A computed fold for a 177-nucleotide RNA from a Desulfobacteria bacterium, annotated as Lysine riboswitch aptamer. It matches the Rfam family "Lysine riboswitch aptamer". Rfam describes the family as follows. Riboswitches are metabolite binding domains within certain messenger RNAs that serve as precision sensors for their corresponding targets. Its mean pLDDT, the model's own confidence on a scale to 100, is 75.

RNA sequence: CUCGAGAGUUGAGGUGCGGUUCUCAUGAGUAACCGCAGGACAGGGGGACAGGCCCCGUAUCUUGCGGAGAAAGGGUGGAUCGCCGAAGCCUUCUUUUGCCCUGUUGCAAAAGCGGGUUGGGUCUGGGGAUAAGAUCCCUGGGACUGUCACGGCUUCUCCGUGGAGCGCUCUCUCGGC
Numbered sequence: 001c002u003c004g005a006g007a008g009u010u011g012a013g014g015u016g017c018g019g020u021u022c023u024c025a026u027g028a029g030u031a032a033c034c035g036c037a038g039g040a041c042a043g044g045g046g047g048a049c050a051g052g053c054c055c056c057g058u059a060u061c062u063u064g065c066g067g068a069g070a071a072a073g074g075g076u077g078g079a080u081c082g083c084c085g086a087a088g089c090c091u092u093c094u095u096u097u098g099c100c101c102u103g104u105u106g107c108a109a110a111a112g113c114g115g116g117u118u119g120g121g122u123c124u125g126g127g128g129a130u131a132a133g134a135u136c137c138c139u140g141g142g143a144c145u146g147u148c149a150c151g152g153c154u155u156c157u158c159c160g161u162g163g164a165g166c167g168c169u170c171u172c173u174c175g176g177c
Base pairs, nucleotide, nucleotide: 001176003175004174005173006172007171008170011168014084016083017082018081019080020079021078022077024075033067034066035065036064037063038062039061040060043056044055045054046053047105048104049103050102051101052100087118088117089116090115091114093112094111095110096109097108098107099106119145120144122142123141124140125139126138127137128136129135147163148162149161150160151159152158
């Protein structure tokens, strides 16, 4: 000097990422519950099936009117904390708990080890979740932005193309020239 390998408690991207808490709006005049008037029907319920056990039976389902009236999740704003695969998403497996008991299974929640994928925010087409114009996810596209490589031109800036964070910068160690 530049190349290769390894390590790190290195630093940066910016409407940057996430956690906690407070507040506000939405959810919603919705659901549960109560009353009245009709309709259907002897069955209905405890996730599904099988075997049990238990409860209700003018129960159950449904329509209309009236009373009464939430919450979860996600979101705005503030404060604060931790950070730069921050974090998000998808998925296999394992463990635990719950849904009356047993068996098979399903769902929900939590935790753990893996694998894959996205540099970042934003706008937008399509699709999905959802009560939803919010929000999130997937998949295309646009410009912007950070970074590296290559090329061009400049005179230390700009332009173009492309890649991905398992990256880049910095430091150290070993090896190589």